Overview
The prediction has a mean pLDDT of 77. Predicted 3D model of an 86-nucleotide RNA (Glycine riboswitch aptamer) from uncultured Tateyamaria sp. It was read from a public genome assembly, where an Rfam model found it. It matches the Rfam family "Glycine riboswitch aptamer". The family has 44 seed sequences and 9,425 matches in Rfam 15.1. The organism belongs to Tateyamaria, within Bacteria.
[in-house]
RNA sequence: CGCGCCGCGUCGGGAGAACCAGGUCAUCUGGUGCCGAAGGAGAAACCGCCUCGGAAACUCUCAGGCUCAAGGACCGACGUAGCGGA
Numbered sequence: 001c002g003c004g005c006c007g008c009g010u011c012g013g014g015a016g017a018a019c020c021a022g023g024u025c026a027u028c029u030g031g032u033g034c035c036g037a038a039g040g041a042g043a044a045a046c047c048g049c050c051u052c053g054g055a056a057a058c059u060c061u062c063a064g065g066c067u068c069a070a071g072g073a074c075c076g077a078c079g080u081a082g083c084g085g086a
Base pairs, nucleotide, nucleotide: 001085003084004083005082007080008079009078010077011076012075013074018032019031020030021029022028033066034065035064039062040060041059042058046054047053048052
């Protein structure tokens, strides 16, 4: 310099899936069903130091979720620690 990698902070955006019974001032409890975008596990292609490891928005649904709110992978803006580059 603000170019690459990786992380963090603030702000903005951000999907899916519900009924039944009972109950409360109150979003609660039970049953059944369902969702895929925290986390977790498996795992294709591919990569590597190849009996192994890494690894998707795929699969599972343990966890989580199924009015609003909250959360939310991921995306964008700004700032910034570390490493690398010029």